[in-house]
RNA sequence: UUCUUAUCAAGAGAGACCGAGGGAUUGGCCCGGAGACGUCUCAGCAACCAGCCUGUUUAGGCACGGUGCUAACUCCAAUAGGUAUUCAGUUACCUAGAAGAUAAGAA
Numbered sequence: 001u002u003c004u005u006a007u008c009a010a011g012a013g014a015g016a017c018c019g020a021g022g023g024a025u026u027g028g029c030c031c032g033g034a035g036a037c038g039u040c041u042c043a044g045c046a047a048c049c050a051g052c053c054u055g056u057u058u059a060g061g062c063a064c065g066g067u068g069c070u071a072a073c074u075c076c077a078a079u080a081g082g083u084a085u086u087c088a089g090u091u092a093c094c095u096a097g098a099a100g101a102u103a104a105g106a107a
Base pairs, nucleotide, nucleotide: 001107002106003105004104005103006102007101008100013042014041015040016039017038021031022030023029025078026077027076028075043070044069045068048066049065051062052061053060054059074099079096080095081094082093083092084091
């Protein structure tokens, strides 16, 4: 990097450094010199993998290890279909998908 599978409505922030963009892409809408983003330290959340305990084939629990995460539902939409609505793909909602993120496995 690619493929497969699972999950994505919940949860969880302080300090120091730095200094202008950041929220993947596009559009929107937000965050940001009252210092965002990022890096480091500490703390926390979660329970995918590993481990341990109970149960016994389905599960429940713990949290010392490997990851991950700690603004906004993956911030919303993007493609197709449906319902209602509108002068109007106009607006709202629902379903599936695409794309993305994370984990585990494989090449």